RNA sequence: GGGCCCGUAGCUCAAUUGGUAGAGCGUCUGACUGGCAGUCAGGAGGUCGUCGGUUCGAUUCCGACCGGGUCCA
Numbered sequence: 001g002g003g004c005c006c007g008u009a010g011c012u013c014a015a016u017u018g019g020u021a022g023a024g025c026g027u028c029u030g031a032c033u034g035g036c037a038g039u040c041a042g043g044a045g046g047u048c049g050u051c052g053g054u055u056c057g058a059u060u061c062c063g064a065c066c067g068g069g070u071c072c073a
Base pairs, nucleotide, nucleotide: 001072002071003070004069005068006067007066010025011024012023013022019056027043028042029041030040031039032038049065050064051063052062053061
C1' cells in the first nucleotide's frame, strides 16, 4: 500500500434488510430480611464510530474518512 470482517447502553452482544432499537450482566429505587446476601417488581441509561449522498423518511442503502481485527505484498 491492497483485500475482507467488525464498530449499537458502563460491559458482552442481538435485531431490522428503510418507518421513532432490545436482551443478559452492571447501576438506581421499592418490597421481603434485624442487617448483608439473595429473590421479586419497577426505573434510568444509546446523536446505532464521524462526515457527506440518495430518500417523504437512514442504525439499515451508497461514498469518503477514523478506530480495531485478519490476510496478501

Transfer RNA from an Actinomycetota bacterium, 73 nucleotides, folded computationally. The RNAcentral record of the sequence draws on ENA. Its Rfam family is "tRNA". Rfam classes the family as a transfer RNA. The source organism's lineage runs through Bacteria, Bacillati and Actinomycetota.